RNA sequence: GCCAUUACAUAGCCGAAUCCCGAGCGAUCGGGAACCGGGGACCCAUCCCUCAGGGGUGAAUCCGGCCACCUGGCCGGUAGGGCAUCCUCCAAGCCCGAACCCGUCAGCUAACCCGGUAGGCGUGAUGGAGAGGACAC
Numbered sequence: 001g002c003c004a005u006u007a008c009a010u011a012g013c014c015g016a017a018u019c020c021c022g023a024g025c026g027a028u029c030g031g032g033a034a035c036c037g038g039g040g041a042c043c044c045a046u047c048c049c050u051c052a053g054g055g056g057u058g059a060a061u062c063c064g065g066c067c068a069c070c071u072g073g074c075c076g077g078u079a080g081g082g083c084a085u086c087c088u089c090c091a092a093g094c095c096c097g098a099a100c101c102c103g104u105c106a107g108c109u110a111a112c113c114c115g116g117u118a119g120g121c122g123u124g125a126u127g128g129a130g131a132g133g134a135c136a137c
Base pairs, nucleotide, nucleotide: 012121013120014119018033019032020031021030022029023028034117035116036115037114038113039112044107053105054102055101056100057099062077063076064075065074066073067072080096081095082094083093087130088129089128090127091126
């Protein structure tokens, strides 16, 4: 000097998942704000629904092929989604395209009612145009 691995920490990233107050030695408990989700009228919508069950959170749907015969596994693509000054548009590159829940039941939906505030990553950040803002002089 280079390469590989591990640990800690960090700018920051995905996500609604952050901040504050009180009690308690502490574990933890309670409350508030903010953000997010579900249920729920008239009107509207559907002329449909009900075992081929149906529905919800989420970007995470769908198609083709192969292997199995299983609810599945694998390849290739794909609706869609993410990637550093915050936002928009264009182009380029790299990724994701899961998982879970309700329990026969739910269109929208004011009032109203009920919940969540987790988890996972972690250093190299592409270029152009526009809008807006901050700072300095």